Context: one part of a larger RNA
RNA sequence: GGCAUUCGGUGGAUGCCUUGGCACCAGGAGGCGAUGAAAGACGUGGCACGCUGCGAAAAGCCAUGGGGAGCCGCGAGCAGGCUUUGAUCCGUGGAUAUCUGAAUGGGGCAACCCACCCAGCGAUGGGUAUCGCAAUCUGAAUACAUAGGAUUGCGAGGCGAACCCGGGGAACUGAAACAUCUCAGUACCUGGAGGAAAAGACAUCAAUUGAGAUUCUGCUAGUAGUGGCGAGCGAACGCGGAACAGGCCAGUGGUUAUUUUUGAACAAGCGGAACGGAAUGGAAAGUCCGGCCAGAGUGGGUGAUAGCCCCGUAUGCGUAAUGUCAGGAAUGAUCCUUGAGUAGGGCGGGACACGUGAAAUCCUGUCUGAACAUGGGGGGACCACCCUCCAAGCCUAAAUACUCCCUGGUGACCGAUAGUGAACAAGUACCGUGAGGGAAAGGUGAAAAGCACCCCGACGAGGGGAGUGAAAGAGACCUGAAACCGGAUGCCU
Numbered sequence: 001g002g003c004a005u006u007c008g009g010u011g012g013a014u015g016c017c018u019u020g021g022c023a024c025c026a027g028g029a030g031g032c033g034a035u036g037a038a039a040g041a042c043g044u045g046g047c048a049c050g051c052u053g054c055g056a057a058a059a060g061c062c063a064u065g066g067g068g069a070g071c072c073g074c075g076a077g078c079a080g081g082c083u084u085u086g087a088u089c090c091g092u093g094g095a096u097a098u099c100u101g102a103a104u105g106g107g108g109c110a111a112c113c114c115a116c117c118c119a120g121c122g123a124u125g126g127g128u129a130u131c132g133c134a135a136u137c138u139g140a141a142u143a144c145a146u147a148g149g150a151u152u153g154c155g156a157g158g159c160g161a162a163c164c165c166g167g168g169g170a171a172c173u174g175a176a177a178c179a180u181c182u183c184a185g186u187a188c189c190u191g192g193a194g195g196a197a198a199a200g201a202c203a204u205c206a207a208u209u210g211a212g213a214u215u216c217u218g219c220u221a222g223u224a225g226u227g228g229c230g231a232g233c234g235a236a237c238g239c240g241g242a243a244c245a246g247g248c249c250a251g252u253g254g255u256u257a258u259u260u261u262u263g264a265a266c267a268a269g270c271g272g273a274a275c276g277g278a279a280u281g282g283a284a285a286g287u288c289c290g291g292c293c294a295g296a297g298u299g300g301g302u303g304a305u306a307g308c309c310c311c312g313u314a315u316g317c318g319u320a321a322u323g324u325c326a327g328g329a330a331u332g333a334u335c336c337u338u339g340a341g342u343a344g345g346g347c348g349g350g351a352c353a354c355g356u357g358a359a360a361u362c363c364u365g366u367c368u369g370a371a372c373a374u375g376g377g378g379g380g381a382c383c384a385c386c387c388u389c390c391a392a393g394c395c396u397a398a399a400u401a402c403u404c405c406c407u408g409g410u411g412a413c414c415g416a417u418a419g420u421g422a423a424c425a426a427g428u429a430c431c432g433u434g435a436g437g438g439a440a441a442g443g444u445g446a447a448a449a450g451c452a453c454c455c456c457g458a459c460g461a462g463g464g465g466a467g468u469g470a471a472a473g474a475g476a477c478c479u480g481a482a483a484c485c486g487g488a489u490g491c492c493u
Base pairs, nucleotide, nucleotide: 001492002491003490004489005488006487007486008485009484015478016443017442020414021413022411023410024409025408026407027406028405029403030402031159032158039100040099041098042055043054044053046078047077050074051073061094062093063092064091065090066089070082071081072080105114106113107112115128116127117126118125119124130156131155132154133153134152135151136150137149138148163194164192165191166190167189168188174181178228204211205210215242216241217240218239219238225233226232246395247394248393249339253335254334255333256332257331258330259329260328261327262326263325264324269317270316271315275290276289277288278287291308292307293297299311300310301309344368345367346366347365348364349363350362351361354380375390376389377388378387379386430437431436450477453465454464455463456462
């Protein structure tokens, strides 16, 4: 030095576990905001670092309902308190609510700086942004007026996960290159709204029978078509289903606000059956023996596996408001006048499954431009006949889409390199000027009983005794694989 056996160290795989996730289902809710939101900054505890709560009235204040013995959050310590005169805790309503933030008195490098007016002795309180609408008062050039100005009242503004409707609108890509085309009216930007939105009550289809608003859906059908007739794109009629609802234009209806009336559902919560013994063991819920309940043998906990120990579960009960929801009535506000610069036409575009095509139909930038029910539109160029409907006004539930959020439930979903990035002080630490990127990290034990005391050691680290414990080879920790390192023994060199 090597090999073998063995004992350790290191390391943290594996097994078991789960407080966290993931995907759905049902129900609810579908908004918050100038009465100052969302998001934050800074404070706030006797001692107070982070989180949580709260706001100078600061882990809280008031009222009320529940509840019934402990409590002063996570958080264990010391100190000091509260509480059957009902605390802590839970529900409901209210008070307070610094500074920033739409941020709104002006400014500003957010959480800071600097003002004016009114009231008040003061402390302090209130007001002062912009835009829109309305009213009132004023008021130029310029006589009347108008523009403009001022004041007051009302409203708006910002945030929010997806869903919805408008206005704009790519490219990669595919076409095996590429230009029409495709990707795609997608991504993205932007305006607006609602709990849904949009659409909607035939100037619609059909085809010689007729149907009867809209929306969604299974077929029709990858059909008819469209298409450098390439790649591709891709209907409708009709049938089946979900859900069904029709109204209005000057006094009826829709929407909305207030008042009033009737009704309904609700909070925290309360009751809630039935078990004992023996041996083993640290511990019984496992085993044995003998019982009981069940409208309850879903589930969780308890020193191992508990229907009958605990929390619960089935089931029964309770529940306030000036709050919420639904219906009715009254009052007010608002919308709506039978639809002309419209239909149609020319030019240029766009939408229709339809790329200009034989291209109907719909929209319109531009130029034009009817008829008036004795009329007009459509039936895929166009004309006639026939059929059908009545545009250029308005409203309309349900069936449909989505889930930031709340409650309950489910899983041939994960189980700490998995499952969310995050089971832990996680969008934290850390990185970046910034936009932004973005971790690692769970497990003692039934109970801290968390090793008093002694010894070695540097008044260490660490270790040896002792003690606790079922176990300390559970001591900062379950189990503890391999790589890697070392000791011992044997053999070989």
Predicted 3D model of a 493-nucleotide part of an RNA (large-subunit ribosomal RNA, domain I) from Gluconacetobacter azotocaptans. Its Rfam family is "Bacterial large subunit ribosomal RNA". It was read from a public genome assembly. Model confidence (mean pLDDT): 83 of 100.